[in-house]
Context: one part of a larger RNA
RNA sequence: CUGGGCGUAAAGGGCGUGCAGGCGGAUUGGCAAGCCGGAGGUGAAAGCCCGGGGCUCAACCCCGGAGGGUCUUUCGGAACUGCCAGUCUUGAGAGGGUCAGGGGCCAGCGGAAUUCCUGGUGUAGAGGUGAAAUUCGUAGAGAUCAGGAGGAACACCGGCGGCGAAAGCGGCUGGCUGGGGCCACUCUGACGCUGAGGCGCGAAAGCGUGGGGAGCAAACAGGAUUAGAUACCCUGGUAGUCCACGCCGUAAACGAUGGGCACUAAGUGUCCGGGAUGUUCGACCAUUCUGGGUACCGCAGCUAACGCAGUAAGUACCCCGCCUGGGAAGUACGGUCGCAAGACUAAAACUC
Numbered sequence: 001c002u003g004g005g006c007g008u009a010a011a012g013g014g015c016g017u018g019c020a021g022g023c024g025g026a027u028u029g030g031c032a033a034g035c036c037g038g039a040g041g042u043g044a045a046a047g048c049c050c051g052g053g054g055c056u057c058a059a060c061c062c063c064g065g066a067g068g069g070u071c072u073u074u075c076g077g078a079a080c081u082g083c084c085a086g087u088c089u090u091g092a093g094a095g096g097g098u099c100a101g102g103g104g105c106c107a108g109c110g111g112a113a114u115u116c117c118u119g120g121u122g123u124a125g126a127g128g129u130g131a132a133a134u135u136c137g138u139a140g141a142g143a144u145c146a147g148g149a150g151g152a153a154c155a156c157c158g159g160c161g162g163c164g165a166a167a168g169c170g171g172c173u174g175g176c177u178g179g180g181g182c183c184a185c186u187c188u189g190a191c192g193c194u195g196a197g198g199c200g201c202g203a204a205a206g207c208g209u210g211g212g213g214a215g216c217a218a219a220c221a222g223g224a225u226u227a228g229a230u231a232c233c234c235u236g237g238u239a240g241u242c243c244a245c246g247c248c249g250u251a252a253a254c255g256a257u258g259g260g261c262a263c264u265a266a267g268u269g270u271c272c273g274g275g276a277u278g279u280u281c282g283a284c285c286a287u288u289c290u291g292g293g294u295a296c297c298g299c300a301g302c303u304a305a306c307g308c309a310g311u312a313a314g315u316a317c318c319c320c321g322c323c324u325g326g327g328a329a330g331u332a333c334g335g336u337c338g339c340a341a342g343a344c345u346a347a348a349a350c351u352c
Base pairs, nucleotide, nucleotide: 003324004323005322006321007306008305012320014201015200016199017198021194022193023192025088026087027086028085029084030083031082033081034080035077036076037075038074039073040072041071042069049065050064051063052062053061054060091191092188093187094186095185096183097182098181099180103177104176105175106174107173108172109171110154115149116148117147118146119145120144121143125136126135162169163168206247207246208245209244210243211242215241216240220236221235222234223233258319259318260317262315263314267296268295269294270293271292272291273290274289275288276287277286278285301308302307325352326351327350334345335344336343337342
């Protein structure tokens, strides 16, 4: 460079936003850069190919022809791409109405439970296990009642249910705030899609400074088990887990499936809208149609199979990322970033 690929074989970037770039709806006119055609120029010779000839043949050589270009000049064409000018509304967006939601941030509040403290009742055990022991308890434990302190998490509702780009989000109330669905019209008039870099977000663990610390619990200590037991079990227990601010930037960051648009049998459930019908005073409810989500099932088609199947892994197009035998290795070196831990980028020798 080209080809084939990326659910599970190697391969989708953790997720967004977006500069450059690539790609881009309907229609009219123009231009003629791409594109197509005619003509001129040029594309040396040799070589390749075709025809003929010369060395006894061939190799080799000679003659003739053909061919050869993102080339150039000029004339012409206008379907497609492009450019210029105009128009349009279906893509996109805006306005209006309406709806659902653990979407985010901040503040306040609540009850259950665990632990601890104080006091009352009360007496010999409690705890723990396969069985035990370490442990706690006559300085009164465990049990039980009352009061208090403090931290963390929010049972039931709760659902293969909802929201969010992903990470993720669940007690209640208030404040601030992002996104989305549906309905019918009005408006803008292609304003769009993707997105190398860049920028932002990013579970847990970890790091810095300060606070907090109930429960849990790496490390650690002890008790058991065992041949041993640096484990599994038990009793303790410190970082941490929590808060504020600042770092880190990773993951089986998974649907192991990038984003967008269009098209392609049926059926079932569920969530959120809208319409109609039935019932009703009405709401509710039921049936049905329709739009958006989320699941199951299944045809065509696809797939190595498993399976996927209108939420595609089907049929096509546009843009990005990535793969190219195993190991060495996501390592070394260099560079960038980081307080560090380390992260990102990323080989080779050698070997099978």